[in-house]
C1' cells in the first nucleotide's frame, strides 16, 4: 500500500429569546384543576414492526385429563425466551472467520412423478459377460463387475478369487453394534465383530421439555343519569364465568338475541423507583452473577418535547473573505431480546505485495 474480516462506542458542545407539556413554591383571592410570577425536569439507539419472552391486572391468587400448539445437538446464563454465552459435529474460506429449524428414518403407516428391467423386497436380468441346449430364429440357468435410466440403483476402491462373477476372502476408508479410555456432555481416540440396515419426520407419527385465557381501551373509584321496559328463546335435570371438549370450582330478581329508552366527563388512580443507571472491588473463558457506594433521569390523552440566532468542535468545498453539509427518525404500562432503517469518524485482527 492493495484485499478482506469482525465487534464497540458516538449520535455535536455551551448559551440568549420566544412558545408547548409536567412538577413544586409565591401572590392575588372566599376559593381553583384557569391565569400571572419563579424554580427545576422533558426521546431514543432503534422510542419502529409488534416477530418472541416475562412483569402487572382481571377471570378458581389458574386446578385434573383430551385435544391443540410451539420448542428440538451439548453445557451453561436468565425473572422467562424461539435470546445470549461457551462448546460439539457438518459445510465454505489460505487465513481472519462465516454458515446450518443441527432429536428419532432396525416402532409402525405413508411417498419417491417421469426414465428405468427393478425405487426398497436383500428383490429386480433391458443391453453386457459366461456356461448349456440348439430346428442358429433363439431358449434355459448363473452373474449386479461392465452399460444404460435416474436426484437417488442398496457399501467406495485395490488385490486375490472364479467359467463369468458376487463381502465370496482379504487390506484400507466410510457406516453401524460392542467394548477400553478422555470429557460433566454433545463427542473424539483405540480394539474387536458380523459385513451393510436408501432419501423425507419445514408427511403422519414417537420421544424429551414447555404453554390456562384476555389484555393498560388490563383493572379500581369517583361524578352524572336512573329505570329500566316490550318481545323470542335458554337456564337449580346447572345458564355463566370458562377461549376446543370432559371433569372440577363458583354459581343466578340470571344469560342470549331483537326493539325503542336515559344519561355521560379538558375526571382521578394505575402511571412510572426499576429483573434501574453509573464506578469500584470480587467470582466465571464468557454470558452473567455477587457486593458497596452513589445517583433519581419525561408521564402527554389526541396528545408537549418546536422555532429563530450567535460562537465553538467535526466534514466538503474554496479566489482564504467565506459558502454549504450532518443521516435514520419520534415516548403512550413497563422490562429483556431479536429483526428493520441509519451519515461521517475510529480502535482491533487476517492474507498478500514492497522497504528497513
Nucleotide at each position: 500500500c492493495g484485499a478482506g474480516c469482525a465487534a464497540g462506542a458516538a449520535a455535536g458542545g455551551c448559551g440568549a429569546u420566544c412558545g408547548c407539556c409536567g412538577g413544586c413554591g409565591g401572590a392575588c383571592g372566599c376559593a381553583g384543576g384557569a391565569g400571572c410570577c419563579g424554580c427545576c425536569g422533558g426521546a431514543g439507539g432503534a422510542a419502529a414492526g409488534u416477530c418472541c419472552g416475562g412483569g402487572c391486572u382481571c377471570c378458581a391468587c389458574a386446578g385434573g385429563g383430551c385435544a391443540g400448539c410451539g420448542u428440538g445437538c451439548u453445557g451453561g446464563g436468565u425473572a422467562a425466551c424461539g435470546c445470549c454465552c461457551a462448546g460439539c459435529g457438518g459445510g465454505g474460506g489460505c487465513g481472519a472467520c462465516c454458515u446450518c429449524c443441527g432429536g428419532g428414518a432396525a416402532a409402525g403407516u405413508g411417498u419417491c412423478a417421469u426414465a428405468g428391467a427393478a425405487a426398497c423386497g436383500g428383490a429386480a436380468a433391458c443391453c453386457g459377460c459366461c456356461g448349456g441346449c440348439u430346428c442358429c430364429g433363439g431358449c434355459c440357468g448363473g452373474u449386479a463387475a461392465g452399460g444404460g435410466u435416474g436426484g437417488a440403483a442398496a457399501g467406495g476402491c485395490g488385490c486375490g478369487g472364479u467359467a463369468a462373477g458376487a463381502g465370496c476372502g482379504c487390506a484400507c476408508c466410510a457406516g453401524c453394534g460392542g467394548u477400553c479410555a478422555g470429557g460433566u456432555g454433545a463427542c473424539u481416540g483405540g480394539c474387536c465383530g458380523g459385513c451393510u440396515u436408501g432419501a423425507c419426520a419445514a408427511a403422519c407419527c414417537c420421544c424429551a421439555c414447555g404453554c390456562g385465557g384476555a389484555g393498560c381501551a388490563a383493572g379500581a373509584c369517583c361524578g352524572a343519569a336512573u329505570a329500566g321496559g316490550g318481545a323470542a328463546g335458554g337456564g337449580a335435570u346447572g345458564a355463566a364465568g370458562c377461549g376446543g371438549c370432559c371433569c372440577g370450582c363458583u354459581g343466578a330478581a340470571u344469560c342470549u338475541u331483537c326493539c325503542g329508552g336515559g344519561u355521560u366527563g379538558c375526571g382521578u388512580c394505575g402511571c412510572u423507583g426499576g429483573a434501574g443507571g453509573u464506578g469500584g472491588c470480587g467470582g466465571g473463558u464468557a454470558a452473567c452473577c455477587g457486593u458497596c457506594a452513589u445517583c433519581c433521569a419525561a408521564g402527554a390523552u389526541a396528545a408537549a418535547u418546536g422555532a429563530u440566532c450567535g460562537c465553538c468542535g467535526c466534514c466538503g468545498c474554496u479566489u482564504c473573505g467565506g459558502c454549504g453539509g450532518a443521516a435514520c427518525a419520534g415516548a403512550a404500562c413497563c422490562c429483556g431480546g431479536c429483526u428493520u432503517a441509519u451519515u461521517g469518524a475510529c480502535g482491533g485482527c487476517u492474507c498478500g505485495c514492497a522497504u528497513u
Molecule: Bacterial RNase P class A